[in-house]
RNA sequence: CGAUGAGGUAGAGGCGCAUUUAGCAUUAGUACCCAGUUUGAGGAUGACAACAAUGAGAACUGGUGAAAGGGCUACUUGCCGAAGUGUAACGAAGGGUCCCCUUCCUUACGCUGGUGCAUUCCCAAAUAGAGAAUGUACUGUCAUGCAAACCGAACGUUGGAUUGCAUGAUGCGCUACUGAUCGA
Numbered sequence: 001c002g003a004u005g006a007g008g009u010a011g012a013g014g015c016g017c018a019u020u021u022a023g024c025a026u027u028a029g030u031a032c033c034c035a036g037u038u039u040g041a042g043g044a045u046g047a048c049a050a051c052a053a054u055g056a057g058a059a060c061u062g063g064u065g066a067a068a069g070g071g072c073u074a075c076u077u078g079c080c081g082a083a084g085u086g087u088a089a090c091g092a093a094g095g096g097u098c099c100c101c102u103u104c105c106u107u108a109c110g111c112u113g114g115u116g117c118a119u120u121c122c123c124a125a126a127u128a129g130a131g132a133a134u135g136u137a138c139u140g141u142c143a144u145g146c147a148a149a150c151c152g153a154a155c156g157u158u159g160g161a162u163u164g165c166a167u168g169a170u171g172c173g174c175u176a177c178u179g180a181u182c183g184a
Base pairs, nucleotide, nucleotide: 001183002182003181004180007178008177009176010175011174014080016079017078018077021074022073023072024071033063034062035061036060037059038058039057042051046098047097048096083112084111085110086109087108088107089106091104092103093102094101095100113139114138115137116136117135118134119133120132121131123129140170141169142168143167144166145165146164147163148162150160151159152158153157
C1' cells in the first nucleotide's frame, strides 16, 4: 500500500419496538349478593366431592353493584431481533380434587427488516384490539444492470461517490471507526 472482514465500539430505518405510572372510555347497570312472586329438580364437567323440597335451576320485579384482560391519552425507562410468534421440554401459580384449562419463567429449534390497508381464522363483551395466513401499498438496507451530471487520471477509455429507474434478496443483515489475518 492492497485484499478479506474474526472481534469490539458507535449508529441508521419510523405512525419504529417494548415497558412503567396516572387518568379516561368500554366491559355494565352486566356478573355476584339481598328481598319478593311463579314454577318445581337437578345444575355444573368426563368423574368425584360439595350444594339442593329448610327449594336446584329458570323466569319476572325491586335494591345494591363490581372486577380482570384488552383499548385510548399523557408520562417514565430500556432499546433497533428492538420485539413478536410457532413447536417441544422443565418448573411455579391459579381453577373444590383429578383430567383438563389458563397465566408466568427458563432452555432448544424455527419464522418475521419495518409500517399501513383488506379478507379469512382464532382470542375477546365488542364494531375495539393482539396474533396467524394470504394479498396489496409505502419504506429501509444490500447486490446487479441502465442513464444523467460531478471528481481524479485522461486522446480514447476507466475508476470513485451521488441521484433516478428496473430486477432480485432480506436483520446473526447494513453503515462508520477501530482492529485482526493474508499478500507485496

Predicted 3D model of a 184-nucleotide RNA (Lysine riboswitch aptamer). RNAcentral holds the sequence, with entries from Rfam and Ribocentre. The same sequence occurs in records of 2 taxa. It matches the Rfam family "Lysine riboswitch aptamer". About the family: Riboswitches are metabolite binding domains within certain messenger RNAs that serve as precision sensors for their corresponding targets. Rfam links the family to the GO term lysine biosynthetic process.